[in-house]
RNA sequence: GGACACAAUGUGGGAGAGAUCGGGCGGUCAGGGGCAGUACCUUGACAAGCAUCGGCGCCGAAGGAGCAACACCCAGCAAACUCUCAGGCAACAGGACCACAUUGAGUCG
Numbered sequence: 001g002g003a004c005a006c007a008a009u010g011u012g013g014g015a016g017a018g019a020u021c022g023g024g025c026g027g028u029c030a031g032g033g034g035c036a037g038u039a040c041c042u043u044g045a046c047a048a049g050c051a052u053c054g055g056c057g058c059c060g061a062a063g064g065a066g067c068a069a070c071a072c073c074c075a076g077c078a079a080a081c082u083c084u085c086a087g088g089c090a091a092c093a094g095g096a097c098c099a100c101a102u103u104g105a106g107u108c109g
Base pairs, nucleotide, nucleotide: 002108003107004106006104007103008102009101010100011099012098013097018056020055021054022053023052024050025049027046028045029044030043031042032041033040057089058088059087063085064083065082066081070076
C1' cells in the first nucleotide's frame, strides 16, 4: 500500500397505504344581542390550522413477535416470508436496504 467483514458518523438514493368520516379547540368572514371597549354571548359559512378525541378502512421497509430446512435429551435456529403490538396512510419527519467517504477495532497477506 491492498482485500475482506463489523460498528459509529456524514452525504445521496429510498416503497406502500383515506389530504377518510364525525366531534373538540383555535382562526377568518357575515348577521343579531350587548357595549366605554371590533371585550363578551349566540347563529351560520369557509378552509390543505392543531405531535386533540373517537369510528371504519388500509400499509409494512423503524422496532417487535412467529415459523422451515438443519439439528435433536432438552434446547438452539432465517428472512425482504407471516402477524400487525408499536409505527405509518398530502407535505415535513421517519424509513429496511444500497452506494460513497471518514474514524475505530480486527482478519488475510